[in-house]
């Protein structure tokens, strides 16, 4: 320098391939216990790496940029 892949909640992953973004762990509250842990119930938390485009509608399609991984030289 060139090719390919990935980026979604604090972390790990979904989203049936365009139709109002979900779960587990963690956190907080309640319950249970003499107390702790485990368990049960509930709550809060992301608009999807960034910018633009297509579309009635974009995490999903297209382009550029950034970061990481990988292959070739």
């Nucleotide at each position: 320098g060139g090719g390919g892949g990935c980026a979604u909640a604090a972390c790990u992953u979904a989203a049936u391939u365009g139709g109002u973004a979900a779960a587990g762990u963690a956190u907080u509250g309640c319950u249970u216990u003499u107390g702790c842990a485990a368990g049960g119930c509930a709550a809060a938390g992301a608009g999807u790496a960034u910018c633009g485009g297509u579309u009635c509608a974009a995490a999903u399609c297209c382009g550029a940029u950034u970061g990481c991984c990988u292959c070739c030289a």